[in-house]
This record gives sequence, structure tokens and C1' cells, in this order.
RNA sequence: GACUCCGUAGCUCAGCUGGUAGAGCAAAUGACUCUUAAUCAUUGGGUCGAGGGUUCGAGUCCCUCCGGGGUCA
Repeated sequence: GACUCCGUAGCUCAGCUGGUAGAGCAAAUGACUCUUAAUCAUUGGGUCGAGGGUUCGAGUCCCUCCGGGGUCA
């Protein structure tokens, strides 16, 4: 340098054919317990990497850029 895959919650990842952003773990609170752990319940937490475009509507489609992995040179 070319091609290709990825970037979504603190972490690991879903998100179908464009139509209200989710799960597990973690955290906080409560219940239980002499206390802790375990268990159960509840709650909070997101500029969907950045910018622009298409659309009534974009995490999803298109363009540019940024970052990371892989293959080739």
C1' cells in the first nucleotide's frame, strides 16, 4: 500500500427484511442471614467510534475519516 472483518452499557456480546436499543456478568438498593457468601426481587447505567447523506423513520443502507484484528505485498 491492496483486500477483508470488527467498533453497541463498566466487561463479553445479541439486535432478523430499516419501525420504541437488549441479554449475561458486574454495580447499587432491598429481602433472607448473628455477619459474610450464596439465593431471590428491584433499580440505575448508552451521543450505537466520529462526521455527512438517503428516508416519514437509520445501530441497520451509502460516502469520508478514526481505531483495532487478519491475509497478501
Transfer RNA from a Prevotellaceae bacterium, 73 nucleotides, folded computationally. Its mean pLDDT, the model's own confidence on a scale to 100, is 80.